[in-house]
RNA sequence: CGGGGCGUGGCUCAGCGGCUAGAGCGCAUGGUUCGGGACCAUGAGGCCGACGGUUCAAAUCCGUCCGCCCCGA
Numbered sequence: 001c002g003g004g005g006c007g008u009g010g011c012u013c014a015g016c017g018g019c020u021a022g023a024g025c026g027c028a029u030g031g032u033u034c035g036g037g038a039c040c041a042u043g044a045g046g047c048c049g050a051c052g053g054u055u056c057a058a059a060u061c062c063g064u065c066c067g068c069c070c071c072g073a
Base pairs, nucleotide, nucleotide: 001072002071003070004069005068006067007066010025011024012023013022018056027043028042029041030040031039049065050064051063052062053061
């Protein structure tokens, strides 16, 4: 320098135009227990890397940039 992939709650990921942005783990509270673990119930927590564009409508499409990873030179 060229090509490709990824970036969504604390972590790992799903969601690929409209439904309320979800799951598992973790966390908090309560139950259970002599206590803990396990289990059960409830709950908090993200506006989707940044900015712009397309659209009636964008996490989802397009562009630029940023970060990480892979391949090539």
The RNA shown here (transfer RNA) has 73 nucleotides and comes from an Elusimicrobiota bacterium. Its Rfam family is "tRNA". By type it is a transfer RNA. The source organism's lineage runs through Bacteria, Pseudomonadati and Elusimicrobiota. Model confidence (mean pLDDT): 82 of 100.